[in-house]
RNA sequence: UGCUUAUCCAGAAAGACCGAGGGACUGGGCCCUACGACGUCUUAGCAACCCGCACAGGGCGGGUGCUACCUCCCGCUGACGACGGCCUCGCGCCGAUCGUCGGACAGAUGAGCA
Numbered sequence: 001u002g003c004u005u006a007u008c009c010a011g012a013a014a015g016a017c018c019g020a021g022g023g024a025c026u027g028g029g030c031c032c033u034a035c036g037a038c039g040u041c042u043u044a045g046c047a048a049c050c051c052g053c054a055c056a057g058g059g060c061g062g063g064u065g066c067u068a069c070c071u072c073c074c075g076c077u078g079a080c081g082a083c084g085g086c087c088u089c090g091c092g093c094c095g096a097u098c099g100u101c102g103g104a105c106a107g108a109u110g111a112g113c114a
Stems, first nucleotide, its partner, number of pairs: 001114008013043005021032003027074003044067003049063005071106001076103007083095004087090001
């Protein structure tokens, strides 16, 4: 890096260094940020996945991961509802609008494989 598979509305921050952007991606929205974000390091924490041990009710240790916002939200698509428009008045069609639910794509993380 690629493939397969599971999960993604839970949980968990302080210090030091740095110094301007950052929240993966193109666009829109929203947000964080000189009261120092993002990143790096240290320490602490969380407990989703895997391993070991123990175990009747889910504990301990280790690996990895994570510690703003639902994967921050939307986008592409289906169903339903609302609203608006149209005429052929039908459980009809349409939409630079709104909402709910599902799916796809993409991404992240674990595990296995190449």